About this RNA
This is a predicted structure of an 81-nucleotide RNA (Glycine riboswitch aptamer) from Microbacterium sediminis. Rfam family: Glycine riboswitch aptamer. Rfam links the family to the GO term glycine biosynthetic process. Rfam describes the family as follows. This family represents the bacterial glycine riboswitch.
RNA sequence: ACUCUGGAGAGCGUCCGCGUGGCGGGCCGCCGAAGGGGAACGUGCCUACAGGCGCGACACUCUCAGGCAUCAGGACAGAGU
Numbered sequence: 001a002c003u004c005u006g007g008a009g010a011g012c013g014u015c016c017g018c019g020u021g022g023c024g025g026g027c028c029g030c031c032g033a034a035g036g037g038g039a040a041c042g043u044g045c046c047u048a049c050a051g052g053c054g055c056g057a058c059a060c061u062c063u064c065a066g067g068c069a070u071c072a073g074g075a076c077a078g079a080g081u
Base pairs, nucleotide, nucleotide: 001081002080003079004078005077006076011028013027014026015025016024017023018022029068030067031066035064036062037061038060042055043054044053045052046051
């Protein structure tokens, strides 16, 4: 990396349109476990010793993206190749 299995959260909100058993768009209300951003313990350097600059994880935090019946997706975990 591939396959299989398990896998949470949050309005089946409302209005409009369409080719109408559904699909799309607007509006507000929400969710964090695709992805993405953020500082922090710490650490390196400079220094006039006051401070400045850089690196920097998460399931923390933000909600840009994504998501809020089913389907799909899905961090992570187990098994196999």